RNA sequence: ACCAGAGUAGCUCAGUAGGUAGAGCGGUGGGCUGAAGAUCCGCGCGUGGGGGGUUCGAGACUCUCCUCUGGUA
Numbered sequence: 001a002c003c004a005g006a007g008u009a010g011c012u013c014a015g016u017a018g019g020u021a022g023a024g025c026g027g028u029g030g031g032c033u034g035a036a037g038a039u040c041c042g043c044g045c046g047u048g049g050g051g052g053g054u055u056c057g058a059g060a061c062u063c064u065c066c067u068c069u070g071g072u073a
Stems, first nucleotide, its partner, number of pairs: 001072007010025004019056001026045001027043005049065005
């Protein structure tokens, strides 16, 4: 330099004919307990890596940039 893959919650990841974002773990408030653990109930805690385009509507399609991983030279 080029090719491919990835970037979504604090972490690990789902979400493919475009319809307005979820799970587990963690965190946190409460119940229970003498106090904890376990357990039960409540709360997503998100500018979807940045910016632009298409569309009534974009996590998804498209252009560009950035970062990470693998490969070719």